[in-house]
RNA sequence: ACGACAGGCCGCGCCACCGCCGACUUCGAUCGGAGGAAAGUCCGGGCUCCGUAGGGCACGGCACCGGGUAACCCCCGGGCGCGAUCCUGAAAAGGGUCGUGACAGAUAGUGCCACAGAAAAUAUACCGCCGGCCGAGUUGCUAAGGCACUCGGUGGGUAAGGGUGAAAAGGUGGGGUAAGAGCUCACCGGUUCGGUGGUAACACCGGACGCAUGGUAAACCUUGCCGGGAGCAAGAUCAAGAAGCGAAUGGGCUGCUCGCUCACAGUUCGCGGGUAGAUCGCGCGCGACCCCGUCCGGAAACGGCGGGGCGAGAUAGAUGGUGGCGCCCGACCGCUCAAUCGGGUGGUCGGGACAGAACCCGGCUUACAGGCCUGUCGUUUCU
RNA sequence: GGCCCCUUCGUCUAGCGGUUAGGACAGGAGAUUCUCAUUCUUCAAACAGGGGUUCGAUUCCCCUAGGGGCUA
Numbered sequence: 001a002c003g004a005c006a007g008g009c010c011g012c013g014c015c016a017c018c019g020c021c022g023a024c025u026u027c028g029a030u031c032g033g034a035g036g037a038a039a040g041u042c043c044g045g046g047c048u049c050c051g052u053a054g055g056g057c058a059c060g061g062c063a064c065c066g067g068g069u070a071a072c073c074c075c076c077g078g079g080c081g082c083g084a085u086c087c088u089g090a091a092a093a094g095g096g097u098c099g100u101g102a103c104a105g106a107u108a109g110u111g112c113c114a115c116a117g118a119a120a121a122u123a124u125a126c127c128g129c130c131g132g133c134c135g136a137g138u139u140g141c142u143a144a145g146g147c148a149c150u151c152g153g154u155g156g157g158u159a160a161g162g163g164u165g166a167a168a169a170g171g172u173g174g175g176g177u178a179a180g181a182g183c184u185c186a187c188c189g190g191u192u193c194g195g196u197g198g199u200a201a202c203a204c205c206g207g208a209c210g211c212a213u214g215g216u217a218a219a220c221c222u223u224g225c226c227g228g229g230a231g232c233a234a235g236a237u238c239a240a241g242a243a244g245c246g247a248a249u250g251g252g253c254u255g256c257u258c259g260c261u262c263a264c265a266g267u268u269c270g271c272g273g274g275u276a277g278a279u280c281g282c283g284c285g286c287g288a289c290c291c292c293g294u295c296c297g298g299a300a301a302c303g304g305c306g307g308g309g310c311g312a313g314a315u316a317g318a319u320g321g322u323g324g325c326g327c328c329c330g331a332c333c334g335c336u337c338a339a340u341c342g343g344g345u346g347g348u349c350g351g352g353a354c355a356g357a358a359c360c361c362g363g364c365u366u367a368c369a370g371g372c373c374u375g376u377c378g379u380u381u382c383u
Numbered sequence: 384g385g386c387c388c389c390u391u392c393g394u395c396u397a398g399c400g401g402u403u404a405g406g407a408c409a410g411g412a413g414a415u416u417c418u419c420a421u422u423c424u425u426c427a428a429a430c431a432g433g434g435g436u437u438c439g440a441u442u443c444c445c446c447u448a449g450g451g452g453c454u455a
Stems, first nucleotide, its partner, number of pairs: 001379010012326007020033004035354001039365002042363005047231004054258004059227005064078005079103001080101009104222002109220002111216003126162002128158003132154006140147002170188006189211001190209008235280004244271006250262004286311002289309005295304003327352011384454007393408004401438001410426005431447005
């Protein structure tokens, strides 16, 4: 210098003219007018209504630990596992940095584990290995009985080796044995008890147990915690319009139940008919708002204090169009600097993404041309 | 705007985590017939896209895309 990856930030500017939506003690040469995602609607809240927001069950969600927060499946920090990379080291191993994990429980119970394989979870035995008994054979040894070897049968031992599988009943090595086996020993792993450190997750140290207990909970489930339901088409008011009919005796707390409560000729449900308008909810006094700080607390997220500032509001739905100048990127054609495929400069052409408020916030996720910054790695060149 | 649901051959659909992803209609080829229809035989054809969990995913979970329903 270039490239790849990860993270963060910006995400066209100015002027003129013509328009669009809104505001006003001011009606004008006035003022305000899209985003980092306004999106997906995936979480969490505010707000509103359901007369209240209670218990149990069901249902749904979350799940290492601590903190932050209005709250969260978010954020910060830590632990453990995994991966990448670097360092130390002969190696084993240890440590640093970065990334990443739906990371509670598989000795509570139930289910499932195709094919292959002997066996897939109460273990089992195909090939193999080993010795016992019976039979046959062979040659060798022996005076003989018999011994050794080979083959077949039989009933046993074994789980080292082979083979199957995604997964094979702790692993490696020594001893031991007829052959073997935690049978025994060392190390590693595991379970469990105690101690120390830590708020905790957890880590370290020591003892005991030869290990009895495979995987799967994004299978049912268990444990702990959280959640009352519906959602601005919520809901309130005004105007306009209309045609009633049927059913139930109970309705409400938007699953059930207890409990509570409202009604007892008013309610509720169903079908049918009518309306398709307006105002508020939806900013001039509010807000979990924004910015700044050599401030304070904290490791950080964040909190506090001080100062300054901000203000879209449509209802078929505004935030745009044209022109000029500039900016950025790409291609081509020149000129130039001694110049790796680079830099500078001029011209022509093309391009400037994703997208777009609809009650409001905090997050997550997804989309995104181009540019800038930081980190890691790789390649090349120079010193 | 808000709240829900769905996506499997061309069409309609079935599908207990291990299937050659099954069936019907439609389509192609052949047989039967003088020809067509019927009938028979046979063939081709699909899990919306991406990621995760798992030994293994059409199936379970997440994201995206497309489609549908309800709601003053």